[in-house]
């Protein structure tokens, strides 16, 4: 230098056009003499950034940034 993949909550991770699942952690509650465990509830107005397509974009297209891999 060329090509490809990935980027979603503090962490892991599903979702491939129609208001973003789940788990761990965290916070609140129930229970308990106090805890632990268990159970219930809460947590993404900016899905890496910018632009485009569309009635509608995490999802499709382009560029950029970061990480990983392959070729040279």
């Nucleotide at each position: 230098g060329g090509c490809g993949g990935c980027a979603u909550a503090g962490c892991c991770a599903a979702g491939u056009g129609g208001c973003a699942a789940g788990g761990c952690a965290g916070c609140g509650g129930u229970c308990u003499g106090c805890a632990a465990a268990a159970c219930c509830g809460c947590u993404a107005u900016u899905c890496a950034u910018c632009g485009g397509u569309u009635c509608g974009a995490a999802u499709c297209c382009g560029a950029u940034u970061g990480c990983c891999g392959c070729c040279u």
Transfer RNA from a Candidatus Omnitrophota bacterium, 72 nucleotides, folded computationally. NCBI's taxonomy places the organism under Bacteria, Pseudomonadati, Candidatus Omnitrophota. Model confidence (mean pLDDT): 81 of 100.